The prediction has a mean pLDDT of 87. This is a predicted structure of a 328-nucleotide part of an RNA (large-subunit ribosomal RNA, domain IV) from a Geobacteraceae bacterium. The organism belongs to Geobacteraceae, within Bacteria. The full RNA is in RNAcentral, with records from ENA.

Context: one part of a larger RNA
RNA sequence: CCAUGGCUAAGGAACUAGGCAAAUUAGUCCUGUAACUUCGGGAAAAAGGACCCCCACUUAGUGGGGCGCAGAGAAAUGGCCCUGGCGACUGUUUAUCAAAAACACAUGGCUUUGCAAAAUCGCAAGAUGAAGUAUAAGGCCUGACACCUGCCCGGUGCUGGAAGGUUAAGAGGAGAGGUUAGUUAGUAAUAGCGAAGCUUUGAAUUGAAGCCCCAGUAAACGGCGGCCGUAACUAUAACGGUCCUAAGGUAGCGAAAUUCCUUGUCGGGUAAGUUCCGACCUGCACGAAUGGUGUAACGAUCUGGGCACUGUCUCAGCCAUGAGCUCG
Repeated sequence: CCAUGGCUAAGGAACUAGGCAAAUUAGUCCUGUAACUUCGGGAAAAAGGACCCCCACUUAGUGGGGCGCAGAGAAAUGGCCCUGGCGACUGUUUAUCAAAAACACAUGGCUUUGCAAAAUCGCAAGAUGAAGUAUAAGGCCUGACACCUGCCCGGUGCUGGAAGGUUAAGAGGAGAGGUUAGUUAGUAAUAGCGAAGCUUUGAAUUGAAGCCCCAGUAAACGGCGGCCGUAACUAUAACGGUCCUAAGGUAGCGAAAUUCCUUGUCGGGUAAGUUCCGACCUGCACGAAUGGUGUAACGAUCUGGGCACUGUCUCAGCCAUGAGCUCG
């Protein structure tokens, strides 16, 4: 000097990002137990009391007595309360820096599938689905429960429709080119024309789905306005005008896990509060199964406060064990 333990006057979170760590609490029996609540819980709530040995009476726990600093005499063995966010819950997860508000979940919804099912694996045979049959199986979203889930189908997607437009291969073969038996001209070389056949192209016409088109569909992907004026103080605008849109954000919530300005403003808590709680609404940029708002219970969750408790601290000291260092 370090590590691991033990103790500490007075104070008691003044430490610190944060009570991290430590301390407190603790067992059994008895008394007693709030808000809230899904009536099950909350709850071991909280808050109190008792606990050893001997004798007598008696077999019930009274009376008397005794010892110690201490009677759950060691060890083991919940600290508690208030408030809010998130997630209903028990569970699952980054084996080896993250255990959570992430995943899952029961519930709800949409959608596909009539069985040789859809979906999936495989070149195939075949297999899973399933020795199941729509109260079933697959996909997607939501995430207990309570109250609810508004408007938009213009875009994208999906489903349905088939009149018209467009449209591939194919069918079709008008026409055109090449070749040349021949024929015309020429003394010849060669040049012109050129049947049939072979061959190279090839117009019209015909030709499905798709796309264009017409509808439906948002618990499909998604979206859900601006400007100006107006009331007998002022301010504000129930009201009016106008432009645009597929439709202009309903209920509920709101400086929020979302608020930039911002430590918004007011109230509470503190002597003092960028955090916290309750309100306001000016929502930069909440909002309804990408779910909205609540919610008892639950949580090694996150935020704020309090009681108890303490070497976390004021501010250090001592002891034990181990390591280092110095000396030997």